Context: one part of a larger RNA
RNA sequence: UGACGGGGACCCGCACAAGCGGUGGAGCAUGUGGUUUAAUUCGAUGCAACGCGAAGAACCUUACCUGGUCUUGACAUCUGUCGAAUCCUGCAGAAAUGCGGGAGUGCCUUCGGGAACGACAAGACAGGUGCUGCAUGGCUGUCGUCAGCUCGUGUCGUGAGAUGUUGGGUUAAGUCCCGCAACGAGCGCAACCCCUGUGUCCUGUUGCCACCCCUUAAAUGGGAGCACUCUGGACAGACUGCCUCGCUUCAACGAGGAGGAAGGUGGGGAUGACGUCAAGUCAGUAUGGCCCUUACGGCUAGGGCUGCACACGUACUACAAUGCCCGAUACAAAGGGGCGCAAACCGGCGACGGGGAGCAAAUCCUAAAAAUCGGGCCCAGUUCAGAUUGCUGUCUGCAACUCGACAGCAUGAAGCCGGAAUCGCUAGUAAUGGCGCAUCAGCUACGGCGCCGUGAAUACGUUCCCAGGCCUUGUACA
Numbered sequence: 001u002g003a004c005g006g007g008g009a010c011c012c013g014c015a016c017a018a019g020c021g022g023u024g025g026a027g028c029a030u031g032u033g034g035u036u037u038a039a040u041u042c043g044a045u046g047c048a049a050c051g052c053g054a055a056g057a058a059c060c061u062u063a064c065c066u067g068g069u070c071u072u073g074a075c076a077u078c079u080g081u082c083g084a085a086u087c088c089u090g091c092a093g094a095a096a097u098g099c100g101g102g103a104g105u106g107c108c109u110u111c112g113g114g115a116a117c118g119a120c121a122a123g124a125c126a127g128g129u130g131c132u133g134c135a136u137g138g139c140u141g142u143c144g145u146c147a148g149c150u151c152g153u154g155u156c157g158u159g160a161g162a163u164g165u166u167g168g169g170u171u172a173a174g175u176c177c178c179g180c181a182a183c184g185a186g187c188g189c190a191a192c193c194c195c196u197g198u199g200u201c202c203u204g205u206u207g208c209c210a211c212c213c214c215u216u217a218a219a220u221g222g223g224a225g226c227a228c229u230c231u232g233g234a235c236a237g238a239c240u241g242c243c244u245c246g247c248u249u250c251a252a253c254g255a256g257g258a259g260g261a262a263g264g265u266g267g268g269g270a271u272g273a274c275g276u277c278a279a280g281u282c283a284g285u286a287u288g289g290c291c292c293u294u295a296c297g298g299c300u301a302g303g304g305c306u307g308c309a310c311a312c313g314u315a316c317u318a319c320a321a322u323g324c325c326c327g328a329u330a331c332a333a334a335g336g337g338g339c340g341c342a343a344a345c346c347g348g349c350g351a352c353g354g355g356g357a358g359c360a361a362a363u364c365c366u367a368a369a370a371a372u373c374g375g376g377c378c379c380a381g382u383u384c385a386g387a388u389u390g391c392u393g394u395c396u397g398c399a400a401c402u403c404g405a406c407a408g409c410a411u412g413a414a415g416c417c418g419g420a421a422u423c424g425c426u427a428g429u430a431a432u433g434g435c436g437c438a439u440c441a442g443c444u445a446c447g448g449c450g451c452c453g454u455g456a457a458u459a460c461g462u463u464c465c466c467a468g469g470c471c472u473u474g475u476a477c478a
Base pairs, nucleotide, nucleotide: 001478002477003475004474005473007472008471010469011468013466015462016461019425020424021423022422023421026317027316029314030313031312032311033310034308035307042053043052064303065302066301067300068299069298070297073125077124078123079121080120081119082118083117086103087102088101089100090099091098092097107114108113127292128291130290131289132288136286138281139280140279141277143275148187149186150185151184152183153182154163155162156161167178168177169176193269194268195267196266198236199235200234201233202232204230207226208225212223213222214221239263242257243256244255245254246253319418323377324376325375326374327373328372335366336365337364340359341358345354346353347352384415389410390409391408392407393406394405395404431454432453433452434451435450436449437448
């Protein structure tokens, strides 16, 4: 100087408390451990691994296993020889592949040949998801969006170093003020950026429809129009600017108020200082070293990654009456759409099929649910719950046996609110309802990322638990 203390002082954070809803019990989904296996490929392992890499494992993917096969190789560059390339097709085989048959003869040319492409040969070499993340780059997680981390000059100290950065106030903040052997500065904080909340101006089609005209059973259906909503561009607006009070040092600041759409960082996002964990990643890519080279490389068929006595994590669905079932009937936002989205209409109980208007889309399509209204159920393992199983089907795809999703009928299991323990959340939040997108032929999505609808309760307080900041103190630790 740090680190540590079941030392002290001060201060913060959904850290506790106050509340609301969960997890831990059940079933199922998914990941992991374990076990099994020819293989169940590999990595991630307290917080910070475990719906994680994976935003899509039937084949492919695929790295694993078994079998069949290749050896200049599936891919790159160089040399030589031959042939344009390319297309069609037979036999064997699970395919890879092997052995054939036919068509075709193009472009440039100094007529030697050349360019692209293909085949063969030999060797230089290719290739490796093989090892080492404790050899590395790059990227990422974490403490933590915590308020810290440093430098120059000066001063002090023999020196390590200190000072500044401590102190008194204050703040979300090393934020600002005052003081001070310090005076300044840098990286962080804040602001500048994006979204959202208000208004003004401009813009009016694909958007809008108040007034006017026509039409219609009704109408945005057609005109006319851009007022309004809205689209998306510019600007305004918030600064403790004004008032009162407090603390007062004519300070910073705090409390209340006015005005205002918004008030004290308005709300949300992006943004992550010096560093810590030899944290994670050689399997995203790059890369040193080591290792394999008729194999640890390449191709191919089938299997496996989906196995199941168990254990754990994360979700979903429930156990019901603030509910469930049936019928009727409103109101979104943000997205996506050409190998696409697909309306009306028709068939089917339904998944879906037929059909194809319209739409490269503010134009067309996808397209809401909870809520609300009416009826039923009457506390029961039930008109709760839906696992499991049987049968019949639909769709995607070369192919749904291992191993897809969905529909209908039948079957109806556990489950009556969950031990010890434990998690999230302070407002348009929690809770709850649906919708969309990426990946994608299809889908094991109940996951992830977004969007809107309905919409709470509680916070006395900081003694305690946890994490952190600053000062101080002890130390046999570095």